[in-house]
RNA sequence: UCGGGUAUCGUCUAACGGUAGGACAGCAGACUUUGGAUCUGUCGGUUGGGGUUCGAAUCCCUGUACCCGAG
Numbered sequence: 001u002c003g004g005g006u007a008u009c010g011u012c013u014a015a016c017g018g019u020a021g022g023a024c025a026g027c028a029g030a031c032u033u034u035g036g037a038u039c040u041g042u043c044g045g046u047u048g049g050g051g052u053u054c055g056a057a058u059c060c061c062u063g064u065a066c067c068c069g070a071g
Stems, first nucleotide, its partner, number of pairs: 001070007010024004018054001026042005047063005
């Protein structure tokens, strides 16, 4: 330089173009003499920009980071 792939809560992982979900973690409460365990509730996210569309995590263009391959 060229080709391909990946990017979603703190972490892991889902999501036919139609309400962004689950688990763990965190926080609050219940239980417990305390802690742990357990139960209930809660918090929190689509890599940046632009476009298409009534509607975009998803489709298109472009940038960034990382991974693989070729030279």
A computed fold for a 71-nucleotide RNA from a Chloroflexota bacterium, annotated as transfer RNA. It matches the Rfam family "tRNA". Rfam describes the family as follows. Transfer RNA (tRNA) molecules are approximately 80 nucleotides in length. By type it is a transfer RNA. Model confidence (mean pLDDT): 81 of 100. The source organism's lineage runs through Bacteria, Bacillati and Chloroflexota.